[in-house]
Predicted 3D model of a 136-nucleotide RNA (SAM riboswitch aptamer (S box leader)) from a Pseudomonadota bacterium. Model confidence (mean pLDDT): 78 of 100.
Order: sequence, then C1' cells, then structure tokens
RNA sequence: UACUCAUCGAGACCGGCUGAGGGAUUAGGCCCUUAGACGCCGGGGCAACCGCCAGACCCAACCAGUCUGUAAAGGUGCCAACUCCUGCGAUUCGUCCGUGCCGCAUCAGGGUCCGGAGCGGAUCGACAGAUGAGCG
Repeated sequence: UACUCAUCGAGACCGGCUGAGGGAUUAGGCCCUUAGACGCCGGGGCAACCGCCAGACCCAACCAGUCUGUAAAGGUGCCAACUCCUGCGAUUCGUCCGUGCCGCAUCAGGGUCCGGAGCGGAUCGACAGAUGAGCG
C1' cells in the first nucleotide's frame, strides 16, 4: 500500500510531560479546549476481531471448515459526542403552493386524487473512512 470479508447507536479514566489548537479528508453545522484540549509516556480499564479452551454440525474417523459458548494472562484495537451530524440517491411522513381533478348552486371549507418547489423528520442504500482477519 492494492484486493476480499466482517463489524461500526453498546462499553471503558487517572497521573506525568508539553503548550494551541483539535474533532481523518473538503464545505457547512455543532462541539472539545489555557479550569490545558490534541499529542506523547506510565498505569488502569473496555471489548471480544484473531488466537486459546469447550460443545454442536459435517466426516467411517481424524484434520480442516461452519456455528455457539466460556474465559481473557497472548496479538491487535479502543477508552467525548452514532464513524459527532449533514452533503449523493431512493422511499415515506409532515409543511407550503396550484386558472389542476373530485365535490359544491355559489362562497367558505374539504379530499387515502394529481402536479410542483423548498424546508424539516424517519428508513434504506451509495461514497468516503476506521478496526480486525485473510491474501498479495
């Protein structure tokens, strides 16, 4: 650093050093921050991706593989805010508009209708990213 697969609304803080920005990237929003953020170091913790262990499936049997569970002292990772939120697309709801349609004697008002632009909400997807595992 390319590719593949899985996951990404849960969880987990103290001390020391440093000293001005930081929250990946770009724009907007929002937030953290001299009552010291970010980062680094030490300790502590969270979680359970890999590994370990046990069981089930598969198999004549073993290995491998798949699934489930325990534990966690091993390899990583993580310890503000959903990947902090939005941006692109689809669906849907609300709101608004109409020489539209229905309905109505007319007006007012109405509607499981049609059309339109914007805004707001929800869900799903895409893109980008992070982490792990595998393979180059």